[in-house]
């Protein structure tokens, strides 16, 4: 000079006047949503409602199917998709970031468009053409040519991906064909770790492409609604209809299996009885239409609470002890207005320093244009650092509404303490 | 406040993960008429926003923004 990690503060902050809201407590009396005193009153995300809970209700919720989540190991926690620590990958020179990180040798399905050939693949261009045949030379051994049969898969070419990679042997030409190294796979092996994994030996020339934020396998987890949950009190009103015993609810999407509530009264008519049919009404509740009220009170804020200390841990955290009490509104209170002060940025002079260049000058060198160095009460640019200014501008994101744990997103400016890396000293 | 739903041309809908997103209706312009209208011929316009899987995403999967809806008690 760059850069990286953790953490802390809050800004419209503070101190003045002056008017104002909510809450809780205390006093007055004229008892009124009264005056007075007095304490107290937003956030690191109070958002987003994305995950996990507390509480609370629903006849305590059993199986199976389906749906939903999760997904490396080990921890922590009430609890998690969150934390911490450690593997493995990937980026970074490094601090250190970041990762929906189980399975693709269990099965299906997809891999457009280009290419010969897209999954037990395929030869355009190329490369050979040893073997067999053709053609020329030769009396023959043979050599030479083209490339038909037919061999190859190095190289080109096409794509996101073309069935290991680098050298060297071999070959007509090549090719794990062989061979070293390297990846790769398989191992009831050793070793080191709780483990994930990591190291090593053995054996395998190689077989196995991608994709599961495609269906799916496999391992765990998951009963539903939410404070408009629910409970008390008051105030008003007006009933009617459909369905209904093969019934309704809990049950949440289905099916068993539990359990709760309900299954009925009169009449007529057949019948020996049991019992049937009709008709009038009951009827668990569901579901529609109409009607009424938009009060108050609990739930409500003492909690997995905050600080401080000690101890235990490598950390997330635990565990002891001692201290505080710190918003509770209900169309929603925490707020205006005005002086001063503050923090950051700009401007504008002044001060003190560094640089580059011009200009004077003085010394050195050149024959000479001119070139090296010093100095300057100098002129001009351009910067750092300090005190200032009746100077201008700016001070984010954003606001409780049951309650915590946490991601996620939205955001300004200061500050602290660690590390890395390169360059001077 | 809670708990759902959905976002493609102006506007109403489409699209097994693969072609230059497709249709009607509206706009724009030619023809056609004496002028309109009808009808015919052209053409313009769009995947909310931002990141991930993936060879490829409007389609899958996250995080934002927008917009709809529904839920209060008592007979």
């Nucleotide at each position: 000079u760059g850069g990286g990690a953790a953490g802390c503060g809050a800004g419209u902050g503070c101190g003045g006047a002056c008017c104002g809201c909510g809450g809780c407590c205390g006093u007055c009396c004229g008892u009124g949503c009264g005056g007075c005193g007095g304490c107290u009153g937003a956030g690191g995300a109070a958002a987003g409602u994305c995950c996990g809970a507390g509480c609370u209700c629903c006849a305590c919720a059993g199986g199976g199917c389906a749906g939903g989540g999760u997904g490396c190991c080990g921890g922590g926690u009430a609890a998690c998709a969150c934390c911490c620590g450690g593997g493995c990958g990937c980026g970074g020179c490094a601090a250190c970031g970041c990762g929906a990180c189980g399975g693709a040798a269990a099965g299906u399905g997809c891999c457009a468009c280009a290419g010969a050939g897209a999954a037990c693949a395929g030869a355009c261009c190329g490369c050979c053409g040893a073997u067999g045949g053709c053609c020329c030379c030769g009396u023959a051994u043979g050599g030479g040519g083209a490339u038909c049969a037919g061999g190859c898969a190095a190289g080109g070419g096409u794509g996101a991906a073309a069935c290991g990679g680098u050298g060297g042997g071999g070959u007509a030409a090549g090719a794990g064909c062989c061979c070293a190294c390297c990846g790769c796979g398989c191992u009831u092996c050793c070793c080191g770790g709780u483990a994930a994994c990591g190291g090593g030996g053995g054996c395998g020339g190689c077989a196995c492409g991608g994709u599961a934020a495609a269906c799916c396998c496999c391992a765990c987890c998951c009963g539903g609604a939410g404070c408009a949950a629910g409970g008390c009190c008051a105030a008003g009103c007006a009933g009617g209809g459909a369905c209904g015993a093969u019934g309704g609810c809990g049950u949440g999407g289905c099916c068993c299996g539990c359990g709760c509530c309900g299954c009925u009264g009169c009449g007529a008519c057949c019948a020996c009885c049991a019992g049937g049919u009709c008709g009038c009404g009951g009827g668990a509740g569901u579901c529609c239409c109409g009607g009424g009220u938009a009060g108050g009170c609990c739930g409500c804020u003492u909690g997995a609470g905050g600080c401080g200390g000690c101890g235990g841990g490598a950390g997330a955290c635990c565990g002891c002890c001692g201290u505080c009490c710190c918003a509770g509104a209900u169309a929603g209170a925490u707020g205006g207005u005005c002086c001063g002060c503050c923090u950051c940025c700009u401007c504008c002079g002044c001060g003190c320093u560094g640089g580059a260049c011009g200009c004077g000058u003085c010394g050195g060198c050149g024959c000479g244009a001119g070139c090296c160095g010093g100095c300057g009460u100098c002129g001009c640019c351009u910067g750092g650092c300090g005190a200032g200014g009746c100077a201008g501008g700016a001070g984010a994101c954003a606001g409780a509404a049951c309650u915590c744990g946490g991601c996620u997103u939205a955001u300004u400016c200061g500050c602290u303490u660690c590390c890395c890396a390169u360059c001077g000293c | 406040g809670u708990c759902c739903u959905u976002g493609u041309a102006g506007u109403u809908c489409a699209a097994c993960g693969g072609a230059u997103a497709g249709a009607a209706c509206u706009g724009c312009c030619c023809c056609g008429u004496c002028c309109u209208a009808a009808g015919g011929g052209g053409u313009c316009a769009a995947u909310g926003c931002u990141g991930g899987u993936u060879c490829a995403a409007u389609u899958c999967c996250g995080g934002c923004c927008a917009a709809g809806g529904a839920c209060a008690c008592c007979a």